[in-house]
Background: This is a predicted structure of a 104-nucleotide RNA (Glycine riboswitch aptamer) from Candidatus Terasakiella magnetica. It matches the Rfam family "Glycine riboswitch aptamer". Clan: Glycine riboswitch clan.

RNA sequence: ACGAUCCCCGUGGGAGAGAUCGUCCCGGCCCCAGCGGGACCGGGACGGCGCCGAAGGAGCAACCGCCCCUGGAAACUCUCAGGCAAACGGACCGUGGGGUGGAC
Numbered sequence: 001a002c003g004a005u006c007c008c009c010g011u012g013g014g015a016g017a018g019a020u021c022g023u024c025c026c027g028g029c030c031c032c033a034g035c036g037g038g039a040c041c042g043g044g045a046c047g048g049c050g051c052c053g054a055a056g057g058a059g060c061a062a063c064c065g066c067c068c069c070u071g072g073a074a075a076c077u078c079u080c081a082g083g084c085a086a087a088c089g090g091a092c093c094g095u096g097g098g099g100u101g102g103a104c
Base pairs, nucleotide, nucleotide: 006099007098008097009096010095011094012093013092018049020048021047022046023045024044025043026042027041028040029038030037031036050084051083052082056080057078058077059076063072064071
């Protein structure tokens, strides 16, 4: 001088799968003198069946390390969690900035 690797923040992109069924609550709308009632719409909670995998988590493996014991490890697998209109979220990729830093 240049900066691998890793971490954080901003920003652009970012998939899949029922806007399903039932019960209850709240609000809107309509009717009624009132109590109250009702099809529909929106939101929420719970439960059932069906499904998805790219938050997180777990498992095995190629592989790496190790005398042994055994450690690390995926976008694979599982579906505990999460999700199945929009919104939110979202692995990962690009990009800007900050930190770390002796790989070259």
The organism belongs to Terasakiella, within Bacteria.
Model confidence (mean pLDDT): 75 of 100.
The sequence was found by an Rfam model in a public genome assembly.